[in-house]
Context: one part of a larger RNA
RNA sequence: UGACGGGGGUCCGCACAAGCGGUGGAGCAUGUGGUUUAAUUCGACGAUACGCGAGGAACCUUACCUGGGCUCUAAUGCGCGUGACCGACAUAGAAAUAUGUCUUUCUCUUCGGAGACACAAAGCAAGGUGCUGCAUGGUUGUCGUCAGCUCGUGCCGUGAGGUGUUGGGUUAAGUCCCGCAACGAGCGCAACCCCUAUCCUUAGUUGCCAGCGAGUAAUGUCGGGGACUCUAAGGAGACUGCCUGUGUAAGCAGUGAGGAAGGAGGGGACGACGUCAAAUCAUCAUGGCCUUUAUGUCCAGGGCUACACACGUGCUACAAUGGUAUCGACAAAGGGUAGCGAACUGGUAACAGUGAGCCAAUCUCAAAAACGAUAUCUCAGUUCGGAUUGAGGUCUGCAACUCGACCUCAUGAAGCUGGAAUCGCUAGUAAUCGCAGAUCAGCCACGCUGCGGUGAAUACGUUCCCGGACCUUGUACA
Numbered sequence: 001u002g003a004c005g006g007g008g009g010u011c012c013g014c015a016c017a018a019g020c021g022g023u024g025g026a027g028c029a030u031g032u033g034g035u036u037u038a039a040u041u042c043g044a045c046g047a048u049a050c051g052c053g054a055g056g057a058a059c060c061u062u063a064c065c066u067g068g069g070c071u072c073u074a075a076u077g078c079g080c081g082u083g084a085c086c087g088a089c090a091u092a093g094a095a096a097u098a099u100g101u102c103u104u105u106c107u108c109u110u111c112g113g114a115g116a117c118a119c120a121a122a123g124c125a126a127g128g129u130g131c132u133g134c135a136u137g138g139u140u141g142u143c144g145u146c147a148g149c150u151c152g153u154g155c156c157g158u159g160a161g162g163u164g165u166u167g168g169g170u171u172a173a174g175u176c177c178c179g180c181a182a183c184g185a186g187c188g189c190a191a192c193c194c195c196u197a198u199c200c201u202u203a204g205u206u207g208c209c210a211g212c213g214a215g216u217a218a219u220g221u222c223g224g225g226g227a228c229u230c231u232a233a234g235g236a237g238a239c240u241g242c243c244u245g246u247g248u249a250a251g252c253a254g255u256g257a258g259g260a261a262g263g264a265g266g267g268g269a270c271g272a273c274g275u276c277a278a279a280u281c282a283u284c285a286u287g288g289c290c291u292u293u294a295u296g297u298c299c300a301g302g303g304c305u306a307c308a309c310a311c312g313u314g315c316u317a318c319a320a321u322g323g324u325a326u327c328g329a330c331a332a333a334g335g336g337u338a339g340c341g342a343a344c345u346g347g348u349a350a351c352a353g354u355g356a357g358c359c360a361a362u363c364u365c366a367a368a369a370a371c372g373a374u375a376u377c378u379c380a381g382u383u384c385g386g387a388u389u390g391a392g393g394u395c396u397g398c399a400a401c402u403c404g405a406c407c408u409c410a411u412g413a414a415g416c417u418g419g420a421a422u423c424g425c426u427a428g429u430a431a432u433c434g435c436a437g438a439u440c441a442g443c444c445a446c447g448c449u450g451c452g453g454u455g456a457a458u459a460c461g462u463u464c465c466c467g468g469a470c471c472u473u474g475u476a477c478a
Stems, first nucleotide, its partner, number of pairs: 001478002003475003007472007015462002019425005026316008034307002042053002064302007073125001077124002081119003087102006106115003127291002130289003136285002138280003141276001143274001148187006154163003167178003193268004198236007208225002212223003239262001242256001243254004318418001322377007334365003339358002343354004384415001389410007431454007
């Protein structure tokens, strides 16, 4: 000087407390361990691994296993040679591939040649998801959006170092004020950026329809209009600016005024010096090592989906604040041409047939659901719950056996609120309800990322648990 203390002081955080809802019990989904296997490819392991890499494992992907092939190669460049390439067919084969037959005789040209494609041979070379993240770059997690981490000059100290950065207040903040052997500065904080809440101006189509006219069974449907909503560009607006109280000041308090908004308005992006030899050589790049008729590469089939079990994360429930049936209402944000597909017809349905319109503020996916009204069920393992299983189908796709989703009929398991323990959340939040998208032929999505609808309870307080910040103290620790 740090680090640590079941030392002290001050302070903060859904850290506790006060509340609300979960997990832990059940079934299923998914990831992991373990076990099994020819293989169950690899990585990630307290917090900071475990619906994680993977934002799509039937083939492909795919790295694994079994078997069948190739060895200058699956890809690229250079140089040498031959021929157009492509295509069709037959045989063998699981295919890769091998053999054979047919067809064809490329383009440009200054006729020297050049270009593209294929094949063969030969070399420089390639290839490796092989090892080392403890050789590395880049990227990322975490402490932590915590308020810290430093420097120049000066001063103090023999020196390590100190001071500044401590103290008194204040703040979300090393934020600001006052004081002070310090005076300044940098990286962080904040602000500048984006979305959102109000208003104004400009613009008015594909959006809107108040007033005027026309028309319909009905609809902004038509003429028209720019008022309103909205769209999208530019501005205004919030600064403790004003008032009162308090204080030296910074600031703090106020059911103060005005205002759409008040003291950082709400949310996002943004992550200091560093810590964990943290993670990643399998995104990529890369040193070294290893491999080169194989640890490379092509193909078929299998596996990554196994299953006495254990754990994590979720979904659905156990019902009456509910289930079922019929009718009625209100979103936002997105996607769409190998696409979205209205409407009509067939089918109980999944879906199929015909197919308008739309490269979309125009057409379409599209029905929002919880909610409201009416009826029924009457507390039961039930009209709760839907696992599992049987049968029949639909769709995608060369192909649904291993191993897809969906529909219909039948079947109708466990489960009656979950031990010890443990998690999330402070407001448009929790809880609850649906919608969309990426990936994607299809989908194992109950995941993830967004969007809106309905919409709470509680916080006395900081003694205690956990984590952190500052000062101080002790130390046989560095």
This is a predicted structure of a 478-nucleotide part of an RNA (small-subunit ribosomal RNA, 3' major domain) from a metagenome.